[in-house]
RNA sequence: GACUCAUCGAGAGUGGUCGAGGGUUCUGGCCCGCAGACACCACGGCAACCGGCUCCGAAGGCAUUCGGAGCGACCAGGUGCCAAAUCCAGCCCGACGCAGAGCCGCGCGGGGAAAGAUGAGAA
Numbered sequence: 001g002a003c004u005c006a007u008c009g010a011g012a013g014u015g016g017u018c019g020a021g022g023g024u025u026c027u028g029g030c031c032c033g034c035a036g037a038c039a040c041c042a043c044g045g046c047a048a049c050c051g052g053c054u055c056c057g058a059a060g061g062c063a064u065u066c067g068g069a070g071c072g073a074c075c076a077g078g079u080g081c082c083a084a085a086u087c088c089a090g091c092c093c094g095a096c097g098c099a100g101a102g103c104c105g106c107g108c109g110g111g112g113a114a115a116g117a118u119g120a121g122a123a
Base pairs, nucleotide, nucleotide: 003121004120005119006118007117008116013043014042015041016040017039021032022031023030026090027089028088029087044082045081046080049078050077051075052071053070054069055068056067057066058065059064086115091112092111093110096107097106098105
């Protein structure tokens, strides 16, 4: 890097260093940013994917395995995360309104896809 599965409207910041862009390509919008963003470091925190613990069920002679529910941070556990929905839209579908009436369009909220992120798995 490609593949499979799950989740993505919740939550959680201070200090230091640096110095101009950043919101992970592109386009449009909208935001953050010299009152110092982004990034990095330290400490702190959030969450509950994996692990852990408890309970229930199934298979099994046992060992154990599988499934479900819960705890809320258990353990100096493995990751992740700590502006805004994954910041919003872009492609498709159908509802409503405007315009038009041959097609195309504009606005608005909804669903889906694609892409992305994170975790777990597998080669």
Molecule: SAM riboswitch aptamer (S box leader)
Organism: Verrucomicrobiales bacterium